[in-house]
Molecule: Bacterial RNase P class A
Organism: Pseudomonadota bacterium
C1' cells in the first nucleotide's frame, strides 16, 4: 500500500450592517433611550428508563399487577456503565447473546406419512397363500424393523465393530453433550482433574408459567403567596354503654358497633368525621410573583487510589432563561466539498467561473438510553502483500 476492527473531537472562522432578549448602571420614579456584560446542542429530540424537588388524613401487610434478570462492582439510583463467567459468529482485531423448556399447560406457518405418549411414504426382514418363464421375480395377507431414501429451519447424538430374520445404545470401542460425586483454584459466576452412569430429554417464556429481587400514588398545569372576580343548591354529622356537670333539655370525656371519606385495582389495617367542616353538582378567575437559573450528584485544571467504571485531594470558574415563549438575517472575504473551463514538471498543482454546507433548536433541573446528522479531522490495534 490494500482490506477491516474499537474509541474519541469538531461540526465553519472572521469583519461589517440591521435587528431580538436578559441582568446591571446612568438619563429620571414610570414608558423610552443610551452603555457594558451574557445568549442552544451533541444530540436541547423520543419521552424510554433512573433520580433530586413538591404535593398527597404516613406510605403497614397480603392478594392482584408492573418491572429487571449470568457473577461481582459502581452510583444518589437505573433496564445506565466497568471488569470478569459462558455460549456463539469471524483467520483476527472484534462483534451479537445471557435465570428456568430436564415442574406443568398451550402453541409450531408451508413441505411432509409423521412436529413430540414419535412416526411406517417409498423402502428392509420374517412367516403364511396365490400365481409365473420357478437358487428367483410378482402379488395378498399377517406382524417385525428406525438402518438407507425422501419432506422440513428442525426427524429423537456421531463414526466404527459385534449382534440379528431385517434391525435398533440392543451391546462394546473412540468422540460429541448432559447429570451426579469427589477435590483444587476463584469473593462469585465459574474453570481444571479424577471418578460414575448409555443419560442423549426438538424450538418458543416480548406464550401462560416457575423462582429469586425491585416498586405508595401523582407530577412544576407538581406547590405556596398576592390580586381580581362569583351565586348558589342537595346532601352528611347516627346509635349505645360509663364517668361528670345539670332541676331538665342537654353538654363534656373515655370506649364499643354502624355509616360515609382517605388510602386513584381489591380485602385487611390505619387516619379522619364537625366546624368561618365535609362531599356532589353549579357558578367565577384564568392575571402577577416565587419555584427557577449565583452554588449545583455543577464546570475547567492539576495530583493521587483503581486494570476500568468511578472515587479523592488542591487550584480557579459562575456559564441562556422566556411564557403568542429571545439566541436571527444580510452582505464581503477565507476556509472545505462537488462540477465545469483552461494550462502544467499530470494517482496530482496552478488559474478562472458556478454551486452546496448536515441533524436540528432550550422550557424545573440533572444521570443515561435509543434514534437523526453534510462534512472534517485524531488516537489504538487486526489482517494480507510490497521492499529494506
Nucleotide at each position: 500500500g490494500g482490506a477491516g476492527g474499537a474509541g474519541g473531537u469538531c461540526g465553519a472562522g472572521c469583519a461589517g450592517u440591521c435587528g431580538c432578549u436578559c441582568a446591571c448602571c446612568g438619563c429620571c420614579g414610570a414608558c423610552g433611550c443610551g452603555g457594558u456584560g451574557g445568549g442552544a446542542g451533541g444530540a436541547a429530540a423520543g419521552u424510554c428508563c433512573g433520580g433530586a424537588c413538591u404535593c398527597c388524613g404516613c406510605a403497614g401487610g397480603g392478594c392482584a399487577g408492573g418491572g429487571u434478570g449470568g457473577c461481582c462492582g459502581u452510583u444518589a439510583a437505573c433496564g445506565g456503565c466497568g471488569g470478569c463467567c459462558c455460549c456463539g459468529g469471524g483467520c483476527g482485531a472484534c462483534c451479537g447473546g445471557g435465570g428456568g423448556a430436564a415442574a406443568g399447560u398451550g402453541c409450531c406457518a408451508c413441505a411432509g406419512a409423521a412436529a413430540a405418549c414419535a412416526g411406517a411414504c417409498c423402502g428392509c426382514u420374517g412367516c403364511g397363500g396365490g400365481c409365473c418363464u420357478a437358487c428367483g421375480g410378482c402379488u395378498c395377507g399377517c406382524a417385525g424393523c428406525a438402518a438407507g431414501g425422501g419432506u422440513g429451519a428442525a426427524a429423537a447424538g456421531g463414526c466404527g465393530a459385534g449382534g440379528u430374520a431385517a434391525g435398533a445404545g440392543c451391546u462394546c470401542g473412540c468422540c460429541a453433550g448432559g447429570c451426579c460425586c469427589g477435590u483444587u483454584c476463584g469473593u462469585g459466576a465459574g474453570a481444571g482433574c479424577g471418578g460414575g452412569c448409555g443419560c442423549u430429554g426438538g424450538g418458543u417464556a416480548a406464550a401462560c408459567c416457575c423462582c429469586a429481587c425491585c416498586c405508595g400514588g401523582a407530577g412544576c398545569a407538581a406547590g405556596a403567596c398576592c390580586g381580581c372576580g362569583c351565586a348558589g343548591a342537595g346532601g352528611g354529622c347516627g346509635c349505645u354503654c360509663g364517668g361528670c356537670g345539670g332541676a331538665a333539655a342537654c353538654g363534656c370525656c373515655g370506649g364499643g358497633c354502624a355509616c360515609g371519606a382517605g388510602u386513584g385495582g381489591c380485602c385487611c389495617g390505619c387516619u379522619c368525621g364537625a366546624g368561618u367542616c365535609c362531599c356532589u353538582c353549579g357558578g367565577g378567575u384564568c392575571g402577577g410573583u416565587c419555584g427557577c437559573a449565583u452554588c449545583g450528584a455543577g464546570c475547567c485544571u492539576g495530583c493521587g487510589g483503581g486494570c476500568g467504571a468511578c472515587c479523592g485531594c488542591g487550584g480557579g470558574c459562575c456559564c441562556a432563561g422566556a411564557c403568542g415563549a429571545a439566541u436571527g438575517a444580510c452582505u464581503g472575504c477565507u476556509g472545505c466539498u462537488c462540477c465545469c473551463g483552461c494550462u502544467c514538471g499530470u494517482u496530482g498543482g496552478g488559474c478562472g467561473g458556478g454551486a452546496g454546507g448536515a441533524c436540528a433548536g432550550a422550557a424545573u433541573c440533572c444521570g443515561g438510553c435509543u434514534u437523526a446528522c453534510a462534512g472534517a479531522c485524531c488516537u489504538c490495534c487486526u489482517c494480507c502483500g510490497g521492499c529494506g